[in-house]
RNA sequence: GCGUCAGUGGUCCAAUGGUAAGAUAGCGGCCUUCCAAGCCGUAGAUCCCGGUUCGAUUCCGGGCUGUCGCA
Repeated sequence: GCGUCAGUGGUCCAAUGGUAAGAUAGCGGCCUUCCAAGCCGUAGAUCCCGGUUCGAUUCCGGGCUGUCGCA
């Protein structure tokens, strides 16, 4: 330098065009003599800029970062 794949809460990971799910961690409560475990509740996210569309995490273009491969 070229190509490929990926980027979603603190972390991990879903969602093939229709209001972003779950796990774990955090906070509050229940339970317990206390702790842990368990149960209930709560807050928290789509890498950036454009395009297409009634509507974009999703499709398209560019950029940034990272993985892998070639040189």